[in-house]
The RNA shown here (transfer RNA) has 73 nucleotides and comes from a bacterium. The sequence is in RNAcentral, with records from ENA. Its mean pLDDT, the model's own confidence on a scale to 100, is 81.
RNA sequence: GAUGGUGUAGCUCAGGUGGUAGAGCAGGGGCCUUUUAAGCCCAAGGUCGUGGGUUCGAGUCCCACCACCAUCA
Numbered sequence: 001g002a003u004g005g006u007g008u009a010g011c012u013c014a015g016g017u018g019g020u021a022g023a024g025c026a027g028g029g030g031c032c033u034u035u036u037a038a039g040c041c042c043a044a045g046g047u048c049g050u051g052g053g054u055u056c057g058a059g060u061c062c063c064a065c066c067a068c069c070a071u072c073a
Stems, first nucleotide, its partner, number of pairs: 001072007010025004019056001028042004049065005
């Protein structure tokens, strides 16, 4: 330099054919327990990498850029 992949909650990851973004773990509160752990319940936590475009509507489609990974040179 070329090609491809990945980027979504603190972490690991889902998210059908475009229609109000979810799970597990961690953290917070509660129940239970002599206490801790385990178990159960509740709530919170998001500019979906950045900026544009298409659309009534974009995590999803298109373009550029950025970061990381792989292959090739």